[in-house]
RNA sequence: GCCCCGUUAGCUCAAUCGGCAGAGCAGCUGCCUUUUAAGCAGAAGGUCGCAGGUUCGAUUCCUGCACGGGGCA
Numbered sequence: 001g002c003c004c005c006g007u008u009a010g011c012u013c014a015a016u017c018g019g020c021a022g023a024g025c026a027g028c029u030g031c032c033u034u035u036u037a038a039g040c041a042g043a044a045g046g047u048c049g050c051a052g053g054u055u056c057g058a059u060u061c062c063u064g065c066a067c068g069g070g071g072c073a
Base pairs, nucleotide, nucleotide: 001072002071003070004069005068006067007066010025011024012023013022019056028042029041030040031039049065050064051063052062053061
């Protein structure tokens, strides 16, 4: 230098052949318990890496860039 894969909640990961973004764990609140833990219930938490383009509409498609991993030279 070129090619491929990945980047989504604090963490680990889903999802959608373009139509309001989810789970588990963690954290928070309540119940239970003498208390804690465990268990049960509830609520909250997201510029979907960044910037453009296409589109009525983009997390999803296209381009560039950044970061991580792998391959070739």

Description: The RNA shown here (transfer RNA) has 73 nucleotides and comes from a Patescibacteria group bacterium. Model confidence (mean pLDDT): 81 of 100. Its Rfam family is "tRNA". It is annotated as a transfer RNA. Rfam's curators write: Transfer RNA (tRNA) molecules are approximately 80 nucleotides in length. NCBI's taxonomy places the organism under Bacteria, Bacteria candidate phyla.